Model confidence (mean pLDDT): 83 of 100. Transfer RNA from Gonapodya prolifera JEL478, 73 nucleotides, folded computationally.

């Protein structure tokens, strides 16, 4: 320097071809215990790395950026 992958809740991750953004885990309340634990039930959290663009509408397409993981050289 060139390819090429990723980026979406505290954490690991879906979200299949553009149209209501979700699971486990932890988190907090409750219920249960003499107390946690484990189990149960509810909740709260995300303007989806960033800007621009295309569209009637972008996590999703196209451009440049930034950050990270691989491979060449």
């Nucleotide at each position: 320097g060139c390819c090429u992958c990723c980026u979406u809740a505290g954490c690991u991750c879906a979200u299949c071809u553009g149209g209501g953004a979700g699971a486990g885990c932890g988190u907090a309340g409750c219920a249960c215990u003499g107390a946690a634990g484990a189990u149960g039930c509810u909740a709260a959290g995300g303007c989806a790395c960033c800007g621009c663009g295309u569209u009637c509408g972008a996590u999703c397409c196209g451009c440049g950026g930034a950050g990270g993981g691989g491979g060449c050289a």

Lineage of the source: Eukaryota > Opisthokonta > chytridiomyceta > Gonapodyaceae > Gonapodya prolifera. Rfam family: tRNA. Rfam's curators write: Transfer RNA (tRNA) molecules are approximately 80 nucleotides in length.